This is a predicted structure of a 416-nucleotide RNA (Bacterial RNase P class A) from a Dehalococcoidia bacterium. It matches the Rfam family "Bacterial RNase P class A". The family's RNA type in Rfam is ribozyme. The sequence was found by an Rfam model in a public genome assembly. Its mean pLDDT, the model's own confidence on a scale to 100, is 77. Taxonomically the source falls in Dehalococcoidia (Bacteria, Bacillati, Chloroflexota).

[in-house]
RNA sequence: UCAGCGGGCCGGGUGGCCGCUCUCGUUUUGGCGAGGGAGGAAAGUCCGAACUCCAUAGGGCAGGGUGCCGGUUAACGGCCGGGCGUCGCGAGGCGACGGAAAGUGCCACAGAAACAUACCGCCGAUUUGAUCUCGCUGAAGCUGCAGCCAACGGUUGCAGCGCUGGCGGGAUCAAGUCGGUAAGGGCGAAAUGGUGCGGUAAGAGCGCACCGGCGCCGUGGAAACACGGCGGCCGGGCAAACCCCACCCGGAGCAAGGUUACAUAGGGGACCGCUGCCACUUCGGUGGUAUAAGGACUGCCCGUCCGAGAGUCCCGGGUCAGCCGCUUGAGCUGCGUGGCGACGCGCAGCCCAGAUAGAUGGUCACCGCCUGCCGUUGGCAGAGCACAGAAUUCGGCUUAUAGGCCCGCUGACAUA
Numbered sequence: 001u002c003a004g005c006g007g008g009c010c011g012g013g014u015g016g017c018c019g020c021u022c023u024c025g026u027u028u029u030g031g032c033g034a035g036g037g038a039g040g041a042a043a044g045u046c047c048g049a050a051c052u053c054c055a056u057a058g059g060g061c062a063g064g065g066u067g068c069c070g071g072u073u074a075a076c077g078g079c080c081g082g083g084c085g086u087c088g089c090g091a092g093g094c095g096a097c098g099g100a101a102a103g104u105g106c107c108a109c110a111g112a113a114a115c116a117u118a119c120c121g122c123c124g125a126u127u128u129g130a131u132c133u134c135g136c137u138g139a140a141g142c143u144g145c146a147g148c149c150a151a152c153g154g155u156u157g158c159a160g161c162g163c164u165g166g167c168g169g170g171a172u173c174a175a176g177u178c179g180g181u182a183a184g185g186g187c188g189a190a191a192u193g194g195u196g197c198g199g200u201a202a203g204a205g206c207g208c209a210c211c212g213g214c215g216c217c218g219u220g221g222a223a224a225c226a227c228g229g230c231g232g233c234c235g236g237g238c239a240a241a242c243c244c245c246a247c248c249c250g251g252a253g254c255a256a257g258g259u260u261a262c263a264u265a266g267g268g269g270a271c272c273g274c275u276g277c278c279a280c281u282u283c284g285g286u287g288g289u290a291u292a293a294g295g296a297c298u299g300c301c302c303g304u305c306c307g308a309g310a311g312u313c314c315c316g317g318g319u320c321a322g323c324c325g326c327u328u329g330a331g332c333u334g335c336g337u338g339g340c341g342a343c344g345c346g347c348a349g350c351c352c353a354g355a356u357a358g359a360u361g362g363u364c365a366c367c368g369c370c371u372g373c374c375g376u377u378g379g380c381a382g383a384g385c386a387c388a389g390a391a392u393u394c395g396g397c398u399u400a401u402a403g404g405c406c407c408g409c410u411g412a413c414a415u416a
Stems, first nucleotide, its partner, number of pairs: 001412010012367007020037007039387001043398002046396005051253004058302004063249005068082005083097001084095004098244002103242002105238003119185002121181017141161009193211006212234002214231007257324004267315005272309001275290006294306004331350008368385002370382005
């Protein structure tokens, strides 16, 4: 200097005028004064809760969620630290990260074969055929030597060469059959762990070395795991397939819920039930208790509770207005302290929107940032300034984002 990785912050400010809204105070109703007023994501509605009701609040099944170890938190599927795997030169990033010897299922096509296997090939035996070679035999014929004879020739013996043939052995090739093989080749994402050496008829963990998986033992660690040693024990993948295992989980949701006022037709019909006990009684009834039909508790079961008038169904009618919930919070900031850290503890300070067809704005000026040009304590121009708006609240995750600043770390090049 360039390129990256991780973390944090800002993302407009000030003033004037006008407008809106909340709280407090004040006021002759009109009004006035003071203070406050949209985010880092308010978005998505993906998780978790607080709070409210069901409801007095249990158990089981179904269903759902998470899935390495430990910590943190109100809780979480979040965050922090560590382990393992994977990507990256690296700083770092990502992980749906329990179990495949509980069971079921899938691995298309290709290929001989994908919980199984032999297509090509290699080796051995054997059958048939061809070629070559060695040995023996056979042996027309030829040559040499020697002998004999009636001598240009014949014959005998020895030696050598040697054809057709036969027997035996060996080698090679081709085709067939049988046996061995899974090293080589082919197919495929994946083929009886990988590479190499030895060994073998040819091969194979058959043996050995190194590596991988698995099992056992030892050491370290709280643990996940890591390291070391021993052992030839050695077909796989998929559970983001069903499933098994461990842990966790009531439901609905601020349109929750509470309250006030008004209004109607305390409407009509059907179904079901109208029971027992005790006390009092003015004998009409009243109160208590237990139950029925029925109802509530996400679906189902048990169980609990309500229930002598609760309720279920149908038809019809009225209302849809106001107030509360509504903002002081598992809140924020600063300092100290414990911790690698997330985070915890202590002290001090601060109050920081509560609207309801839904306020939080408009305009002017200056400043800030950015872009371009000139130029360098600056000037000029700009129709530039992102993503985007609370609705009960909070902890997270995910997504969108013009531009700016800070801290730490990595790589490359160059210089000293």